[in-house]
Transfer RNA from Buchnera aphidicola (Eriosoma grossulariae), 74 nucleotides, folded computationally. RNAcentral holds the sequence, with entries from ENA. It is recorded under the gene name trnR. Rfam family: tRNA. Gene Ontology term of the family: triplet codon-amino acid adaptor activity. By type it is a transfer RNA. Model confidence (mean pLDDT): 80 of 100.
RNA sequence: GCGCUCGUAGCUUAGAUGGAUAGAGCACUACUUUCCGAAAGUAGAGGUAUCAGGUUCAAAUCCUGUCGAGCGCA
Numbered sequence: 001g002c003g004c005u006c007g008u009a010g011c012u013u014a015g016a017u018g019g020a021u022a023g024a025g026c027a028c029u030a031c032u033u034u035c036c037g038a039a040a041g042u043a044g045a046g047g048u049a050u051c052a053g054g055u056u057c058a059a060a061u062c063c064u065g066u067c068g069a070g071c072g073c074a
Stems, first nucleotide, its partner, number of pairs: 001073007010026004019057001028044005051065004
């Protein structure tokens, strides 16, 4: 330099063929329980999806570019 794959919450991630409020586990916060913790139970907060543009009535999903990570070729 060229090609392929990936990027969604603090972490790990789900999300055939574009459409139902973007979910889950762990972690976090509060409460219950306990003499106090742990464990358990209940409730809650946390994401505009790397970024920018395009297509569309509608984009995490399709297209282009960009940044980053991994793999392959030279």